Model confidence (mean pLDDT): 86 of 100. The part of an RNA shown here (small-subunit ribosomal RNA, central domain) has 351 nucleotides and comes from Hippophae tibetana. Rfam family: Bacterial small subunit ribosomal RNA. The full RNA is in RNAcentral, with records from SILVA.

[in-house]
Context: one part of a larger RNA
C1' cells in the first nucleotide's frame, strides 16, 4: 500500500477561522468532456488452448485455424445521470426587523467580611503546636479584648444535575464599549452551503525577560521532631513563586480518553430559554412547538463494558490519525524560542 479500523485494546490534531482542492438540495434549456452504444481497423513471429498428420512411442515437431471478450484509435447515435451553458424557484445558507436569557469579552468606578501590620486603651502569665513534643513568640508587657487606621488578595451565602464562551476558561455591584445564541414573524438576498492540506488567531498551570507589588499562601533553604536512618510525612520560620503591566513559551488525564456536517429511527422523567393552545380578574394547572443541558431506557450496535434522538444506530461527504512490544517520542538533521525546551521524527539490534 490494499482492507480494516481510530469511547476503554494502535489511533480525533488543544480549540477556532479560513485558502487551495474535495463533495454538494429544486424546475426547465443547451452542449456532450464523463457515461452508454453501432460500425470499422488494427493488437507481426516464435510462444500456450485445440488439433489432422509426421518421428516405431513419447519428449519433440507440427498443416489449419475458428470464435468470443478485451485494449487502442477513427466513425456515426443517445441524452437518464455527473459535468457544461443560459433562466427561474426557494425550503438550505446569510441579512434586516421585533423580542429575550447569561459568571462571554474589554476597560473603568465602588463596597463589605476575613487576614496581617503599626498605633492609642483595659489588663498582667503564659501564648502558640502535635499522636505526643521541642524548635518559635512572650515582663523590652505576648497572648485576649477593644477605639481609629493602613496593604494586598479573594470575591460566604444566593449556587444547581444551573448559566455561558471555539476551547483554555468565564461568579460581589455599578457603568461605558462590545461579538455570538435562542425564539418569533416571513420582509429581502437567491445555493451564497459543507470540509478543510498548508496557512493565520487564541490557548489552563509552570517556567523565562524587564518593571512594579508583596497581606494570606509557599517549591527550596534552615531549624524542631518522627525514626535504625527520614534529604519525607508532621510543626515552625521562609526566598523564588502565586498579584499588575508589557513581552516570551505553545505545552496538560488541554478527557466527554468520543473531528465536523446533514438527514433519518420506540418511550418515559427532569432542568434552561423562549413562543403557542385550554383555563382564569389575575396567578396556579395541563397540552404543545423550537433550542439547550441531564437521568433512565427500546430496537440496534459492541470484545464486553456499555451507548442508544446530545449514537458508539442507519446513511452521504470532507479531513486528522493508526498498522506487534522494546529501542524512542530517542539519535541525526531541519525549523523555531534569550533559555528551559517545542514541532518534524528514523534505523540496527532484540522479542
Nucleotide at each position: 500500500u490494499u482492507a480494516g479500523g481510530c469511547g476503554u485494546a494502535a489511533a480525533g490534531c488543544a480549540u477556532c477561522u479560513a485558502u487551495a482542492g474535495g463533495u454538494g438540495a429544486c424546475u426547465u434549456c443547451u452542449u456532450a468532456a464523463g457515461u452508454u452504444u453501432u460500425u470499422c481497423a488494427u493488437c507481426a513471429a516464435a510462444u500456450c488452448c485445440u488439433a489432422a498428420g509426421g518421428c516405431a512411442u513419447a519428449a519433440c515437431c507440427g498443416c489449419a485455424a475458428c470464435a468470443u471478450a478485451g485494449g487502442c484509435a477513427g466513425u456515426g447515435g443517445a441524452a437518464a445521470c455527473u459535468a457544461c451553458u443560459a433562466a427561474g424557484a426557494u425550503g438550505g445558507a446569510g441579512u434586516a426587523c421585533a423580542g429575550u436569557a447569561a459568571g462571554g469579552g474589554c476597560a473603568g468606578a465602588g463596597g463589605g467580611a476575613a487576614u496581617u501590620u503599626g498605633c492609642a486603651g483595659u489588663a498582667g502569665a503564659g501564648c502558640g503546636a502535635u499522636g505526643a513534643a521541642a524548635u518559635g513568640c512572650a515582663u523590652a508587657g505576648a497572648g485576649a479584648u477593644c477605639a481609629g487606621a493602613a496593604a494586598g488578595a479573594a470575591u460566604a451565602c444566593c449556587a444547581a444535575a444551573g448559566g455561558u464562551g471555539a476551547a483554555a476558561g468565564c461568579a460581589c455591584u455599578c457603568u461605558c464599549c462590545u461579538a455570538g445564541g435562542c425564539u418569533g414573524a416571513c420582509a429581502u438576498u437567491g445555493a451564497c452551503a459543507u470540509u478543510g492540506a498548508g496557512a493565520g488567531a487564541u490557548u489552563a498551570a509552570a517556567u523565562c525577560u524587564a518593571g512594579g507589588g508583596a497581606a494570606g499562601g509557599g517549591a527550596a533553604u534552615g531549624g524542631g521532631a518522627u525514626u535504625a536512618g527520614a534529604u519525607a510525612c508532621c510543626c515552625u520560620a521562609g526566598u523564588a513563586u502565586u498579584c499588575c503591566u508589557a513581552g516570551c513559551c505553545a505545552u496538560a488525564a488541554a478527557c466527554a480518553a468520543u473531528g465536523g456536517a446533514u438527514a433519518c429511527u420506540u418511550g418515559g422523567c427532569a432542568u434552561u430559554g423562549u413562543g403557542u393552545g385550554u383555563u382564569u380578574c389575575a396567578a396556579c394547572u395541563u397540552g404543545u412547538g423550537c433550542a439547550a443541558u441531564g437521568c433512565u431506557g427500546u430496537a440496534g450496535c459492541u470484545a464486553a463494558c456499555a451507548c442508544a434522538u446530545u449514537a458508539a444506530g442507519u446513511a452521504u461527504c470532507c479531513u486528522a490519525c493508526c498498522u506487534u512490544g522494546g529501542c524512542a517520542g530517542u539519535a541525526c538533521a531541519u525549523u523555531u524560542g534569550c533559555a528551559g525546551g517545542a514541532a518534524u521524527g528514523a534505523a540496527a539490534c532484540u522479542c

Description: The organism belongs to Hippophae, within Eukaryota.